[in-house]
Context: one part of a larger RNA
RNA sequence: CUGGGCGUAAAGCGCGCGCGGGCGGUUGACCAAGUCGGUGGUGAAAGUCCUCUGGCUUAACCGGGGAUAGUCUACCGAUACUGAUUGACUUGAGGGCAGCAGGGGGGAGCGGAAUUCCCGGUGUAGUGGUGAAAUACGUAGAUAUCGGGAGGAACACCAGUGGCGAAGGCGGCUUUCUGGGCUGCCCCUGACGCUGAGGCGCGAAAGCGUGGGGAGCGAACCGGAUUAGAUACCCGGGUAGUCCACGCUCUAAACGAUGGACACUAGGUAUGGGGGGUAUCGACCCCCUCCGUGCCGAAGCCAACGCUUUAAGUGUCCCGCCUGGGGAGUACGGUCGCAAGGCUAAAACUC
Numbered sequence: 001c002u003g004g005g006c007g008u009a010a011a012g013c014g015c016g017c018g019c020g021g022g023c024g025g026u027u028g029a030c031c032a033a034g035u036c037g038g039u040g041g042u043g044a045a046a047g048u049c050c051u052c053u054g055g056c057u058u059a060a061c062c063g064g065g066g067a068u069a070g071u072c073u074a075c076c077g078a079u080a081c082u083g084a085u086u087g088a089c090u091u092g093a094g095g096g097c098a099g100c101a102g103g104g105g106g107g108a109g110c111g112g113a114a115u116u117c118c119c120g121g122u123g124u125a126g127u128g129g130u131g132a133a134a135u136a137c138g139u140a141g142a143u144a145u146c147g148g149g150a151g152g153a154a155c156a157c158c159a160g161u162g163g164c165g166a167a168g169g170c171g172g173c174u175u176u177c178u179g180g181g182c183u184g185c186c187c188c189u190g191a192c193g194c195u196g197a198g199g200c201g202c203g204a205a206a207g208c209g210u211g212g213g214g215a216g217c218g219a220a221c222c223g224g225a226u227u228a229g230a231u232a233c234c235c236g237g238g239u240a241g242u243c244c245a246c247g248c249u250c251u252a253a254a255c256g257a258u259g260g261a262c263a264c265u266a267g268g269u270a271u272g273g274g275g276g277g278u279a280u281c282g283a284c285c286c287c288c289u290c291c292g293u294g295c296c297g298a299a300g301c302c303a304a305c306g307c308u309u310u311a312a313g314u315g316u317c318c319c320g321c322c323u324g325g326g327g328a329g330u331a332c333g334g335u336c337g338c339a340a341g342g343c344u345a346a347a348a349c350u351c
Stems, first nucleotide, its partner, number of pairs: 003323004007305002012319001014202004021195003025089005031083001033082002035078007042070001050066006092192001093189003096185005104178007111155001116150007126137002163170002207248006216242002221237004259318006267296011300307002324351003333344004
């Protein structure tokens, strides 16, 4: 470079925003750059390839004619498609108006249950823990129980195969600031779009810095058991941490192991949100429709498993990635980071 691929075999960047680039709806006019045709020029010869033919007895070899050969050049012409310019359109996209649902995000305040600790009351010999025990706690009065207080963290039931968010993720209540989505009307703009190398932002947990906080849990650590041993699994303790503020880190089985957008291709069923119809006194029921979330399933696809209008089907556009196993996501270099380390990323050798 080309081909084939990327759910599970190697392979979808963790997710978004977006500059450049690539690609791009319907229709008119015009230009003629791409595109197509013609003519002239050039593309030396030899050689290669194809073809006709001649000369050595043939072939190799040698000679002649033709054809082939280019992102080439100039001119003339064509205008379907792409492109340029200009005009129009509304179905893509965006906006408006009216509604709707929601653990979407940030801040502040509040609440109850429970654990622990402290104080006081009742009360007495055990409690706790396990497979069984022991360490541990308890006559300096524990466990249990009642009352009061302190503090931190998390919010039972509702809860769902359910909802929201781009992903990470989000769940007590109130309030405040704020993002997105869906439906109806079809009022406005008039292709304003899709994707997106770099770039920028977000990004669970653990970890790091400074300061706070610390109830429970709990790496490390210390005991008790178990065991041949037991640097474990079980038990009693327990420091970082877990929590908050600000600043870093930037990883993951960051998973649907499935990039994004658009269009098309049987159905059935359940459920969340909205609109309409029918019915009714009204609600339910029933029917249609848009958006979401699941299950089953046809055609089709698939190595199989399976996927199937939420595609892994049929197509178009753009990006990322793969190219035998190990060495190795390592070394070196670069770059980012306070560090831990992250990102980028080989080779020898070996099978």